[in-house]
RNA sequence: UCUUAUUCAGAGAGGUGGAGGGACUUGGCCCUAAGAUACCUCGGCAGCAGACUUUAUUGAAAAGUACUGUGCCAAUUCCAACAAGUAUUCGCUUGAAAAAUAAGA
Numbered sequence: 001u002c003u004u005a006u007u008c009a010g011a012g013a014g015g016u017g018g019a020g021g022g023a024c025u026u027g028g029c030c031c032u033a034a035g036a037u038a039c040c041u042c043g044g045c046a047g048c049a050g051a052c053u054u055u056a057u058u059g060a061a062a063a064g065u066a067c068u069g070u071g072c073c074a075a076u077u078c079c080a081a082c083a084a085g086u087a088u089u090c091g092c093u094u095g096a097a098a099a100a101u102a103a104g105a
Base pairs, nucleotide, nucleotide: 001105002104003103004102005101006100007099012042013041014040015039016038020031021030022029025081026080027079028078043073044072045071047070048069049068050067051065052064053063054062055061077098082095083094084093085092086091
C1' cells in the first nucleotide's frame, strides 16, 4: 500500500513532566495549572486472531477462560462537512469518504 471485517458495549490508579489537547483542514462542542496531551509502572477491559473448555455436531456454529499475539481504558471514531431521503427553520435517517484496529496479502 491492497483486500476483508468491525467501530452507539466494556475498562483507572500512581509517577515523570509543565502546556496545550481531543488524527489532518474548517466549524462546533468538550478536556486542561484541582496539571491535560504525551511517556513510564502497575492494574483493568475483552474487540480481532490463536490456544483451551463446555454445548452442539455430518458440517457450520454458540457460550466461556484472559493463556499467547495485538488492541483499548473522557465524551458514538466527541459531532458535522460529501451524497440521497425526509423536514417550511433548527434538524432527523441512511449511505459514502476519511480515520482507527485486527487478520491476510